A computed fold for a 73-nucleotide RNA from a Gemmatimonadales bacterium, annotated as transfer RNA. RNAcentral records the identical sequence in 2 taxa. Lineage of the source: Bacteria > Pseudomonadati > Gemmatimonadota > Gemmatimonadia > Gemmatimonadales. Its Rfam family is "tRNA". Rfam classes the family as a transfer RNA. RNAcentral holds the sequence, with entries from ENA and MGnify. Its mean pLDDT, the model's own confidence on a scale to 100, is 82.

RNA sequence: GGGCCUGUAGCUCAGUUGGGAGAGCGGUCGGUUUGCAACCGACAGGUCGCCGGUUCGAUUCCGGCCAGGUCCA
Numbered sequence: 001g002g003g004c005c006u007g008u009a010g011c012u013c014a015g016u017u018g019g020g021a022g023a024g025c026g027g028u029c030g031g032u033u034u035g036c037a038a039c040c041g042a043c044a045g046g047u048c049g050c051c052g053g054u055u056c057g058a059u060u061c062c063g064g065c066c067a068g069g070u071c072c073a
Stems, first nucleotide, its partner, number of pairs: 001072007010025004019056001027043005049065005
């Protein structure tokens, strides 16, 4: 330098005919307990890597860029 894959909550990740942003763990509060753990309930937490394009509408489609992984040179 080139090919391919990945980038979504604090962490691990899901998310397809383009229209609801989610799960588990973690956090906070409450319940339960003499207390802790476990369990149950509620809540908070997101520029969906960045910029642009298409579209009434983009996490999703297209282009460029950035970062990580991998292969080739």